Formats: sequence, structure tokens, C1' cells
RNA sequence: GCGCCCGUAGCUCAGCUGGAUAGAGUGUUUGCCUCCGAAGCAAAAGGUCGUGGGUUCGAAUCCCGUCGGGCGCG
Repeated sequence: GCGCCCGUAGCUCAGCUGGAUAGAGUGUUUGCCUCCGAAGCAAAAGGUCGUGGGUUCGAAUCCCGUCGGGCGCG
């Protein structure tokens, strides 16, 4: 330098044949429970979907650029 893959909540990830208010587990906070904790149960908070632009009535999803990480080739 070229090619491919990945980037979504604090963490691990799903969702990628375009269409609901963007989700799960875990963690955090609060409450219930308990003599107090742990466990268990309930609820809540938490996201410009790496980033800039484009296409579209509509984009996490499609297209282009760019940043970071991984693998391969030269």
C1' cells in the first nucleotide's frame, strides 16, 4: 500500500431481506423480603447505534469519505 471483518447502554452482545417508542444478559440505583447481609422478587436510570456526508417519505441497517481495532496479502 491492497483486501476482508468488527465498532450499538459501564461491560458482553443481539438486531443489519430499510418501517413500532432501539433491545437482552450483567452491572448500577431504589423498593420488597431479612434480626443484618447474601440470594431471590419488583421497578428505575443509562444509548448523537465510532464519526462526517449522501440516497430515501423513512437509515443501527443501503452508498461514499474518515477514525480506531483485528486478520490476510504484497
Record summary: The RNA shown here (transfer RNA) has 74 nucleotides and comes from Solobacterium sp. It matches the Rfam family "tRNA". Its family is annotated with triplet codon-amino acid adaptor activity in the Gene Ontology. The source organism's lineage runs through Bacteria, Bacillati, Bacillota, Erysipelotrichia and Solobacterium.